[in-house]
RNA sequence: CCAGACGGCCGGGCGAUCGCGGUCUCCGUUCGCGGAGGUCGAGGAAAGUCCGGGCUCCACGGUGAAAAGGCGGCGGGUAACGCCCGCCGGGAGCGAUCCCAGGGAAAGCGCCACAGAAAGCAAACCGCCCUGCUCCGCUGAAGCUACGCAGGGCUCGCCCUGCGAAGCGGGACGCGAAGCAGGGUAAGGGUGAAAGGGUGCGGUAAGAGCGCACCGCGUCUCUGGUGACAGAGGCGGCACGGCAAGCCCCGCCUGGAGCAAGACCGAAUAGGGACCGCGCGCCCGCGCAAGCGGGCAGGGCUCACCGGCCCGGGCGGUCCGGGUAGGUCGCGAGAACCGUCCGGCGACGGACGGUCCAGAGGAAUGAUCGUCGCCCGCUCCGGCGGGAACAGAACCCGGCUUACAGGCCGUCUGGUCCG
RNA sequence: GCGGGCAUGAUGUAAUGGUAGCCUGAAAGCUUCCCAAGCUUUACGCCCGGGUUCGAUUCCCGGUGCCCGCUCCA
Numbered sequence: 001c002c003a004g005a006c007g008g009c010c011g012g013g014c015g016a017u018c019g020c021g022g023u024c025u026c027c028g029u030u031c032g033c034g035g036a037g038g039u040c041g042a043g044g045a046a047a048g049u050c051c052g053g054g055c056u057c058c059a060c061g062g063u064g065a066a067a068a069g070g071c072g073g074c075g076g077g078u079a080a081c082g083c084c085c086g087c088c089g090g091g092a093g094c095g096a097u098c099c100c101a102g103g104g105a106a107a108g109c110g111c112c113a114c115a116g117a118a119a120g121c122a123a124a125c126c127g128c129c130c131u132g133c134u135c136c137g138c139u140g141a142a143g144c145u146a147c148g149c150a151g152g153g154c155u156c157g158c159c160c161u162g163c164g165a166a167g168c169g170g171g172a173c174g175c176g177a178a179g180c181a182g183g184g185u186a187a188g189g190g191u192g193a194a195a196g197g198g199u200g201c202g203g204u205a206a207g208a209g210c211g212c213a214c215c216g217c218g219u220c221u222c223u224g225g226u227g228a229c230a231g232a233g234g235c236g237g238c239a240c241g242g243c244a245a246g247c248c249c250c251g252c253c254u255g256g257a258g259c260a261a262g263a264c265c266g267a268a269u270a271g272g273g274a275c276c277g278c279g280c281g282c283c284c285g286c287g288c289a290a291g292c293g294g295g296c297a298g299g300g301c302u303c304a305c306c307g308g309c310c311c312g313g314g315c316g317g318u319c320c321g322g323g324u325a326g327g328u329c330g331c332g333a334g335a336a337c338c339g340u341c342c343g344g345c346g347a348c349g350g351a352c353g354g355u356c357c358a359g360a361g362g363a364a365u366g367a368u369c370g371u372c373g374c375c376c377g378c379u380c381c382g383g384c385g386g387g388a389a390c391a392g393a394a395c396c397c398g399g400c401u402u403a404c405a406g407g408c409c410g411u412c413u414g415g416u417c418c419g
Numbered sequence: 420g421c422g423g424g425c426a427u428g429a430u431g432u433a434a435u436g437g438u439a440g441c442c443u444g445a446a447a448g449c450u451u452c453c454c455a456a457g458c459u460u461u462a463c464g465c466c467c468g469g470g471u472u473c474g475a476u477u478c479c480c481g482g483u484g485c486c487c488g489c490u491c492c493a
Stems, first nucleotide, its partner, number of pairs: 001415010012372007020041009043390001047401002050399005055258004061306003068254005073087005088102001089100004103249002108247002110243003125189002127185008136176003143168003147164007197215006216238001217236008262329004272320007281296006298311004334356001336355008374387005420489007429443001431441002437473001445461005466482005
């Protein structure tokens, strides 16, 4: 210098004028408010509402953390978490580094389309090999018969020996090819995402963990580590395919709702309760009667079931209380922020010092100008013109995820060049 | 603000993880003097991006869009 990896940070600055919301002080006030001055006034995500908490109310006898939902290597951090840190295992990359919903598939059920012979108790299409039968081709001995040539013998009719060639015969054994039948095999081909360990040597009729070596897998022991796990040794001859973001099993977590939670004050109207009156529902009991008491279907107790408890007709009058409209609180001094030091590899924790930093209700946080900085275009290098990411609190906090113009800092890796 | 649900051709809707169907509509042709109806044929789809899986409309995560409900009245 080029290419890249990771971590952290910023998200225009200053000033003027006009405006908006909260709050404090002072002044005025017709008590509604108005004016002056001071002070504060969006974010790293305020977003999505995906997790976890605080806070508030309801529930809290049992079934039973059963259903339902979630989480899932190990050890830590934390108020808690599905978050974060460190480590382990697997995968990708030359590397810095990155990714992993990373328990269990020899508890059970289910699925594995198409293709393929066979897809989960494996199977046998081609191929390879063995046996039997049929058929074909090649090679084709001995022997027999007749003949030719040479030599020899002779009883001259022939005979013997050697060579040659022909025919018959042999057509077996062997070799090769094809078909059929039976069997062996799982090396090779082919199908598939996946074919019942991989490579090599031996072995075999051909083959095969059939045998052996190494690797893988399973299992046992020992050693190291808090642990996940790692290493070494022995044994097993392979038995155990994949899917649990299919059902399921194991371990752990979760009571439900949410600031429109909830608390206080409190109109009109409607509705509720108590008491009184009445000729007004049903049944039973007491009573001469008026009347009194009990029961009835049903409803509620914040998922369900069981148990238990509570309520429980109509009309009129009087009184009482709750809720609604409205007002006040909840509502921001906190798991807060900044700095220094200490402990820890780190997440984080602790000590000390300092700071106060939006608030709310249908909802303020804005506009213009100047100047500097940034980006783009033009340029006569003096300047001129244009532009400003994603987005905006609403009970609060810790995370995650998603969106984002442009810029800054640090650490590291690979390559090239120079010293 | 809080809570819940949905997304499949132009419309309304189906599909057990294995070639996405149906109705209406659109276009072309046949039929008719013309239109309608009818018949034949065609085109147009799983909201988007990742992950699990051999394979995703379906399962999981994230995003986008749309819809619904929420004072009290026990």